[in-house]
RNA sequence: AGAGUUUGAUCCUGGCUCAGAUUGAACGUUAGCGGGAUGCUUUACACAUGCAAGUCGAACGGCAGCACAGAGGAACUUGUUCCUUGGGUGGCGAGUGGCGGACGGGUGAGUAAUGUAUCGGAACGUGCCCAGUAGUGGGGGAUAACUACGCGAAAGCGUGGCUAAUACCGCAUAUUCUCUACGGAGGAAAGGGGGGGAUCAUUUGACCUCUCGCUAUUGGAGCGGCCGAUAUUAGAUUAGCUAGUUGGUGGGGUAACGGCCUACCAAGGCGACGAUCAGUAGCCGGACUGAGAGGUUGAACGGCCACAUUGGGACUGAGAUACGGCCCAGACUCCUACGGGAGGCAGCAGUCGGGAAUUUCGCGCAAUGGAGGAAACUCUGACGCAGUGACGCCGCGUAUAGGAAGAAGGUUUUCGGAUUGUAAACUAUUGUCGUUAGGGAUGAUACAAGACAGUACCUAAGGAGGAAGCUCCGGCUAACUACGUGCCAGCAGCCGCGGUAAUACGUAGGGAGCGAGCGUUAUCCGGAUUUAUUGGGUGUAAAGGGUGCGUAGACGAGAAAGCAAGUUAGUUGUGAAAUCCCUCGGCUCAACCGAGGAACUGCAACUAAAACUACUUUUCUUGAGUGCAGGAGAGGAAAGUGGAAUUCCUAGUGUAGCGGUGAAAUGCGUAGAUAUUAGGAGGAACACCAGUGGCGAAGGCGACUUUCUGGACUGUAACUGACGUUGAGGCACGAAAGUGUGGGGAGCAAACAGGAUUAGAUACCCUGGUAGUCCACACCGUAAACGAUGGAUACUAGGUGUAGGGUGUAUUAAGCAUUCUGUGCCGUCGCAAACGCAAUAAGUAUCCCACCUGGGGAGUACGGCCGCAAGGUUGAAACUCAAAGGAAUUGACGGGGGCCCGCACAAGCAGUGGAGUAUGUGGUUUAAUUCGAAGCAACGCGAAGAACCUUACCAGGGCUUGACAUAUAUUAGAAUAUACUAGAGAUAGUAUAGUCCUUCGGGACUGAUAUACAGGUGGUGCAUGGUUGUCGUCAGCUCGUGUCGUGAGAUGUUGGGUUAAGUCCCGCAACGAGCGCAACCCCUGUUUCUAGUUGCCAGCACGUAAUGGUGGGAACUCUAGAGAGACUGCCGGUGAUAAAUCGGAGGAAGGUGGGGACGACGUCAAAUCAUCAUGCCCUUUAUGUCCUGGGCUACACACGUACUACAAUGGCUAUUACAGAGGGAAGCAAUACAGCAAUGUGGAGCAAAACCCCAAAAAUAGUCUCAGUUCGGAUUGAAGGCUGAAAUUCGCCUUCAUGAAGCCGGAAUUGCUAGUAAUGGCAGGUCAGCAUACUGCCGUGAAUACGUUCCCGGGCCUUGCACUCACCGCCCGUCA
Repeated sequence: AGAGUUUGAUCCUGGCUCAGAUUGAACGUUAGCGGGAUGCUUUACACAUGCAAGUCGAACGGCAGCACAGAGGAACUUGUUCCUUGGGUGGCGAGUGGCGGACGGGUGAGUAAUGUAUCGGAACGUGCCCAGUAGUGGGGGAUAACUACGCGAAAGCGUGGCUAAUACCGCAUAUUCUCUACGGAGGAAAGGGGGGGAUCAUUUGACCUCUCGCUAUUGGAGCGGCCGAUAUUAGAUUAGCUAGUUGGUGGGGUAACGGCCUACCAAGGCGACGAUCAGUAGCCGGACUGAGAGGUUGAACGGCCACAUUGGGACUGAGAUACGGCCCAGACUCCUACGGGAGGCAGCAGUCGGGAAUUUCGCGCAAUGGAGGAAACUCUGACGCAGUGACGCCGCGUAUAGGAAGAAGGUUUUCGGAUUGUAAACUAUUGUCGUUAGGGAUGAUACAAGACAGUACCUAAGGAGGAAGCUCCGGCUAACUACGUGCCAGCAGCCGCGGUAAUACGUAGGGAGCGAGCGUUAUCCGGAUUUAUUGGGUGUAAAGGGUGCGUAGACGAGAAAGCAAGUUAGUUGUGAAAUCCCUCGGCUCAACCGAGGAACUGCAACUAAAACUACUUUUCUUGAGUGCAGGAGAGGAAAGUGGAAUUCCUAGUGUAGCGGUGAAAUGCGUAGAUAUUAGGAGGAACACCAGUGGCGAAGGCGACUUUCUGGACUGUAACUGACGUUGAGGCACGAAAGUGUGGGGAGCAAACAGGAUUAGAUACCCUGGUAGUCCACACCGUAAACGAUGGAUACUAGGUGUAGGGUGUAUUAAGCAUUCUGUGCCGUCGCAAACGCAAUAAGUAUCCCACCUGGGGAGUACGGCCGCAAGGUUGAAACUCAAAGGAAUUGACGGGGGCCCGCACAAGCAGUGGAGUAUGUGGUUUAAUUCGAAGCAACGCGAAGAACCUUACCAGGGCUUGACAUAUAUUAGAAUAUACUAGAGAUAGUAUAGUCCUUCGGGACUGAUAUACAGGUGGUGCAUGGUUGUCGUCAGCUCGUGUCGUGAGAUGUUGGGUUAAGUCCCGCAACGAGCGCAACCCCUGUUUCUAGUUGCCAGCACGUAAUGGUGGGAACUCUAGAGAGACUGCCGGUGAUAAAUCGGAGGAAGGUGGGGACGACGUCAAAUCAUCAUGCCCUUUAUGUCCUGGGCUACACACGUACUACAAUGGCUAUUACAGAGGGAAGCAAUACAGCAAUGUGGAGCAAAACCCCAAAAAUAGUCUCAGUUCGGAUUGAAGGCUGAAAUUCGCCUUCAUGAAGCCGGAAUUGCUAGUAAUGGCAGGUCAGCAUACUGCCGUGAAUACGUUCCCGGGCCUUGCACUCACCGCCCGUCA
């Protein structure tokens, strides 16, 4: 000293929480010793038992009890015992008397002042103590004890009689005593004890002396009573209180002043500086905390107060209204013979109860202190000690050194190791505490006397032996792994963790912290500047009163003088001690204790100063006000006047509609509306002018005229002379709506009615319509009453409008310069969280007022006040949350805006959706119908081809180191091949053949046994890698440096143009760069060169029925290599002279020529654990593996994708042309032959520019003639063919026969912009066989695009936002 927590991120405001210290603590757990402290905070609840206040015989009469002299008697052991007597002695129960029981000890109920703290004061008292003065002479009468009698259960009481005193009462004396009319009057006492030479008496004695007392009085000390000032908790949802009340006089009372009491008189006294009332509370020195200022607290120790079962009362006394005294009353408890009595632990122990919770019915008066006494001494639960409780503080110990095979064990692991860990074992040493034994205190002052205590302490012995736990380990906050669990169990101070890989739960290992303790809970302070004096705020975060006038109060201009209240300085007194701090000292240290110092920041008194403030006096004019002269204005009130418009009435013209809406309907109208003309009635509001123009304190004010009236402004400088500012309460004003009474009522219009809209529509829209709106008077008193910004004064750059004045100048018009007042905009400094404010401040300062202190509950409840009511004003708490909020940033989003693109729409062509079939999916079914894919971006997808196999599924039959891999050990055998038997087969058995290499150890191969392990298409694609889809071939996505911003971020990348493009140009606080775009690559379109076989054949020959067939050729086509070519290069227009664009030329091709490959940063927890790889989990005679058969091919149904059609642009028949790209040896297969055909026989040729597979639509000719047909071909029957062990479930093909639906397809919806759509066939991969699928190829070959309003998707800029999981968002209400 800070930290966590609001957000995707940021800054701020703001609350919540944490880290520290503390305690008279409690709880959990653990526990070795000692010191010095401390311990009913709750029921001021009730108390059994014991003790806590007595003492004096030197005040007294006495003698109950004890002891002893003396006297008498008895017994005998002749010096002992026993009995009787004996106040004579020591002493002493009870009693009289004195002193003390008012101290000491306890508690905090009451008390907000009869209290306490601090500082002062005058009208008082005082036992014991100290000092002084004077005295202590002489008498008297009683009474308790005791005795006798009586009453009562007891407690206790009564009557008669005796007696003493330092008990009681007079007399004398009387000081510095009291009273006084100053003449005078009044008032005391007590004796006791010790010693004693002479004298007297002689038993004490008198007398002398010493001593303790006593009386009167004075002074002191200490103690106490009383008075004043200041301070002392919170509530105004307590605002008025008071009758002895406030004062006076007389009297009384008191130790003393006083309404303290009483009689009379007066009517005062207190209060927003908080009276009264209700709540709470003993106060202080101090204690805790804090940097301090403060806040909290008042246990222990010390001072004061109050109380003693509750309430009241006095007595005694120096002192009490008396804790262990008295009386009365109440409650409670106890005794009782029922008549009556006794008691008071908030003393020390202790008990019950209450409670989370608080000790022994201990020892001693040895010390300190107290009471009594002359003293010895007695008493003392004060006190000194011990006991008990880790309740807190302090100290010590539980060992120390060496010791690596880094042991074993534990934990973990990538299996290598790491860690526990020098830790242990082991070796050596030491001895605090504890144990045993011996010694043994200080505390005591001349002698004696020690509870603690045989304690502290000292010495010796022995021996590591007897002594460590608690909390925590996600962040804050030091400390991490494994297993278990699986939003369960649980944790949590805040944020939050836990839904199968939890460093946050539980356990373990390890680690961190503290340590005889450690955690938790509670309390208070701190952090919190989060009540802000130090030290905060109020435009938008909580917060400026709706506005003015003004009271109290607060603050206040210049000059001079005085005073000394504030202020400052000095001195003095006080601020108890203890505590805190500093320095020394004593216990071995420390805690603790002692001494000294400082301090106690305070209060009071005195002295001084006079700048500032206050006060008093004098003065000044600039603040403020008045006067005079002007002009401006929807300022206010009242009366009157005016025109336009709406509506209504009357009359005319006129006819079928009007009105209203997005569209309609309700409504009005043939009884004549709407429209139009004329006349009239009535109410309300004042077009244009009109302007971020004017006026007003605000609310507010708008036709014109008149009357009355308020304020501001400008100029002048005659007057007053600080008269000012603000303003709690108070008073006044205060939009709209609303209320009361009476008018008025045209239009408009809550409520209400009807019509629409809608799922509904108690709304928005329409037709009507009442309060109200208007006037007068009276209430209400609130608004987003807003500039969300209180008022006043001063100061602090500029620029530019506008309204009303003044001055100067001027060409006297316009203007220009300057000044005052108002009203706007921009902007510097400064301020601000930012937005923004900025002379009209949210700047710099001063003064006054109002208001705020997390969100919700709530501006609610209760109470008060106001109101006719509606309601207003003042204004909480319980409970609940960890946020709520402000400003700004990035993105996403908007049925916001702008710009642009895309077969996105539009314009077209062909389809899908209807039929049949094929295929995939869902669903259903099943023993199984294996699994995955799910909007676009799953569904002819994985699967480029399920009869077996595949195959993962099902049923059944088998195997268990295994179908497959590696290794070790033991053992057997060559390996292997063939055949037969059983069986569905796997498999098992039998037989035959076979007899490897070798260095003789063994090796290769195979089988068996055992162990490690294999295996898994089992789970998790939300643990992963890799791969892929998609937005999207969309034009975007970023970085470095710089700059701006507190920051998140911005800039660059935005802007003006342009492009297919963030493509390029220009501009610009940006300058550059990267990934993307484009280009580089491949195919294709033109051409040149080179090459010329298997391809080609123009010219020259040969030859054939015919054919590049042959010689030959290298021209052409072609093949496949290398080049060229296209770049907005050229011309013109447009454009900023740019980029570019439009048109043109040339060219095979023109503005990216066409096509392909190529996919930025990222998004979708997108897809895939079943391609593969892989973590973890699961399984191991099974979820592995082998085999047979079945299934993946099921079928009321639904969807997707295709094929074939519905026909004449066609079908059929016949004839006859033209490709490209591929494939071919377990292959492609020609010619030929057979078959109607599928196909078969057979086989030339070809490992391919050579041979083979190998075209169709088109074209030509004919026929059909609009029909369910010569369309269409499903379905079915029969007969065949092919592949293959095998064609039933379940293949393909052929022929004959059969001949279904279907006549162009609802809502909806798909593709395509040119060699494209459409249409025709061909090939390939997969493959034994099987394609309407897929991938490619060529043939034929269109239509349309005005355009970007709309639908969908996307890009850029901008705007709003309470969204950021981002509109499939957030969120409100009701119900469950």
Source information
The RNA shown here (small-subunit ribosomal RNA) has 1376 nucleotides and comes from an uncultured bacterium. The sequence is in RNAcentral, with records from ENA and SILVA. Its mean pLDDT, the model's own confidence on a scale to 100, is 85.